[in-house]
């Protein structure tokens, strides 16, 4: 350098046009207990960066940029 694939809360990971963006752990606060720990209610936290499409984009399209694969 062609071509593919992938980037989402701390980590893992779902939605693939209109969700308050879903679950797991991890964190934090309550309750449970004699303490811890189990467990139980609760709350913070996320769409890589840019431009288009569209009433509307995490989801589509092109760039860039990071990871990976594959070819040479």
């Nucleotide at each position: 350098g062609g071509c593919c694939c992938g980037u989402u809360g701390g980590u893992c990971a779902a939605g693939c046009g209109g969700c308050u963006a879903a679950g797991a752990c991890a964190c934090c606060g309550c309750c449970c207990u004699c303490u811890c720990a189990c467990g139980g209610c609760g709350g913070a936290a996320a769409c890589g960066g840019g431009a288009g499409u569209u009433c509307g984009a995490u989801u589509c399209u092109c760039c860039c940029a990071c990871g990976g694969g594959u070819c040479a």
Model confidence (mean pLDDT): 83 of 100. The RNA shown here (transfer RNA) has 72 nucleotides and comes from uncultured Ruminococcus sp. NCBI's taxonomy places the organism under Bacteria, Bacillati, Bacillota, Eubacteriales, Ruminococcus. It was read from a public genome assembly. Rfam family: tRNA.